[in-house]
RNA sequence: AUGAUGAUCGCAGGAGAGAGCAGGUUAACUGCCGCCGUAGGAGCAAACAUGCAAACGGGUUGCAUGUGAAUCUCUCAGGUAGAAGGGACUGCGGUUGGACG
Numbered sequence: 001a002u003g004a005u006g007a008u009c010g011c012a013g014g015a016g017a018g019a020g021c022a023g024g025u026u027a028a029c030u031g032c033c034g035c036c037g038u039a040g041g042a043g044c045a046a047a048c049a050u051g052c053a054a055a056c057g058g059g060u061u062g063c064a065u066g067u068g069a070a071u072c073u074c075u076c077a078g079g080u081a082g083a084a085g086g087g088a089c090u091g092c093g094g095u096u097g098g099a100c101g
Base pairs, nucleotide, nucleotide: 006096007095008094009093010092011091012090013089018033020032021031022030023029034080035079036078040076041074042073043072047067048066049065050064051063052062053061054060
């Protein structure tokens, strides 16, 4: 001195699903029922590795265990009129960091 993955901050964008019923005072809140997936969380397919068994003659089959992704699945949590807030992810800018050269 180049500045990757990652982390973090600011700005912008950002979906889905009942203005449900009861109490309460409009809201907030509580209970019940229904619904949603993009906070978070949980689960696993192929593949790979190991072990065992069978058959075989140099590699095959079956079982078990482990590693193993998501915007998939679950709906624990969260959310479910508008506003506000939250929001995976995307773009821009900054900070950190230091892979590679």